[in-house]
Context: one part of a larger RNA
RNA sequence: UGACGGGGGCCCGCACAAGCGGUGGAGCAUGUGGUUUAAUUCGACGCAACGCGAAGAACCUUACCAGCUCUUGACAUUCACUGAUCGCCUUCAGAGAUGAGGGAGUCCCAGCAAUGGGCAGUGGGACAGGUGCUGCAUGGCUGUCGUCAGCUCGUGUCGUGAGAUGUUGGGUUAAGUCCCGCAACGAGCGCAACCCUCGCCAUCAGGUGCCAUCAUUAAGUUGGGCACUCUGGUGGGACUGCCGGUGAUAAGCCGGAGGAAGGUGGGGAUGACGUCAAGUCAUCAUGGCCCUUACGGGCUGGGCUACACCCGUGCUACAAUGGCGGUGACAAUGCGCAGCCACUCAGCAAUGAGGAGCUAAUCGCAAACAGCCGUCUCAGUUCGGAUUGGAGUCUGCAACUCGACUCCAUGAAGUUGGAAUCGCUAGUAAUCGCGCAUCAGCUCGGCGCGGUGAAUACGUUCCCGGGCCUUGUACA
Numbered sequence: 001u002g003a004c005g006g007g008g009g010c011c012c013g014c015a016c017a018a019g020c021g022g023u024g025g026a027g028c029a030u031g032u033g034g035u036u037u038a039a040u041u042c043g044a045c046g047c048a049a050c051g052c053g054a055a056g057a058a059c060c061u062u063a064c065c066a067g068c069u070c071u072u073g074a075c076a077u078u079c080a081c082u083g084a085u086c087g088c089c090u091u092c093a094g095a096g097a098u099g100a101g102g103g104a105g106u107c108c109c110a111g112c113a114a115u116g117g118g119c120a121g122u123g124g125g126a127c128a129g130g131u132g133c134u135g136c137a138u139g140g141c142u143g144u145c146g147u148c149a150g151c152u153c154g155u156g157u158c159g160u161g162a163g164a165u166g167u168u169g170g171g172u173u174a175a176g177u178c179c180c181g182c183a184a185c186g187a188g189c190g191c192a193a194c195c196c197u198c199g200c201c202a203u204c205a206g207g208u209g210c211c212a213u214c215a216u217u218a219a220g221u222u223g224g225g226c227a228c229u230c231u232g233g234u235g236g237g238a239c240u241g242c243c244g245g246u247g248a249u250a251a252g253c254c255g256g257a258g259g260a261a262g263g264u265g266g267g268g269a270u271g272a273c274g275u276c277a278a279g280u281c282a283u284c285a286u287g288g289c290c291c292u293u294a295c296g297g298g299c300u301g302g303g304c305u306a307c308a309c310c311c312g313u314g315c316u317a318c319a320a321u322g323g324c325g326g327u328g329a330c331a332a333u334g335c336g337c338a339g340c341c342a343c344u345c346a347g348c349a350a351u352g353a354g355g356a357g358c359u360a361a362u363c364g365c366a367a368a369c370a371g372c373c374g375u376c377u378c379a380g381u382u383c384g385g386a387u388u389g390g391a392g393u394c395u396g397c398a399a400c401u402c403g404a405c406u407c408c409a410u411g412a413a414g415u416u417g418g419a420a421u422c423g424c425u426a427g428u429a430a431u432c433g434c435g436c437a438u439c440a441g442c443u444c445g446g447c448g449c450g451g452u453g454a455a456u457a458c459g460u461u462c463c464c465g466g467g468c469c470u471u472g473u474a475c476a
Base pairs, nucleotide, nucleotide: 001476002475003473004472005471007470008469009468010467011466012465013464015460016459019424020423021422022421023420026316027315028314029313030312031311033309034307035306042053043052064302065301066300067299068298069297070296073127077126078125079123080122081121082120083119088103089102090101091100092099093098108117109116110115129291130290132289133288134287138285139284140280141279142278143276145274150189151188152187153186154185155184156165157164158163169180170179171178195268196267197266198265200236201235202234203233204232205231206230209226214223215222239262242256243255244254245253246252318417322376323375324374325373326372327371334365335364336363339358340357343354344353345352346351383414388409389408390407391406392405393404394403430452431451432450433449434448435447436446
């Protein structure tokens, strides 16, 4: 000087408390461990691994296993030779890779030509190739403490020195934020602001919207018009600016006015010096080591989907604030041509057959909870839907291992979950549906969107994490 303390003081945070809803019990989904296996590829392991890499494992992916195969190689550069080759159609063998043929067709660029270049084949050596090892050799990227308020430097001063001072103190703040004081005076990286978005207004522009005004229609449908709504561009607006109180007359704090918004208005992006030899050699790059007829390449099939069991994360429930039937309103974000699909018909349905519009503020995907009416009356039920049998639909060479969906039948556990434990302070929690990425198909996950919409916070004694000052120390 730090670090640590079941030392002290001050102060924060859904840290506790006050509340609301969960997890832990059940069934299923998903990930891990374990076990099994020819293989169940690999990585991630307290917080900060475990719906994580994976924004989508039937083949492919795929890195694993078995079998069948290739050896200058699937890919790059170079040399020699040959030529159109590749591609297209097709026959045979084969699981296919591949091997052996047949057919149509036949050169591109520069150049008069020679030839050169492009493309392909054969051969040869240099070499290719490796998701093989080392994240404790590394770059890059990322997590975490933590959006915590800290981390430092120059000069000066003090100290023999390590170092100290500044950065401590009195107030204040979300903040090393600001004020005052002070052997310090300044400065940098952080904080804040500048950026995006939501909330108010004005303006510009009207392919949406409007009877607001005029005419018209079944209908903003059409004429007409940009007032309003909306869309998206440019501005304005909030600064403790004004008033009162308080305070050291300061910074600030409390109350009020005006205002769409008030003291950081809400949300986002933004992550200082560093810590964890944290994570990643399997995104990529890369040193070293290792393999080189194999630890490289191709293919078929299998596996990653196994199942006595343990754990994490979720979904659905256990019901009446509910289930079922009928009726019937109201969104936003987005997406759409190998697409979204109105509408009609067939089917109980998944879906199929037709078929209009839309390259989309124009057409389409396209709401649910809620509301209203009826029924059920507390039961393992008209709750719950697992499991299993049967019949189908769709995608796709192909749904056996191993897809999703529909219908009929079946109807399991489950009556609110021990110890323990998680999230959340407002348009939040809870609850309801919708969209998107990946994607042929497949989502209870992820990322977004809107609808309905609470309760509670006395307080900081205690648990956890953190900041500043101080004290002890046999620790560094």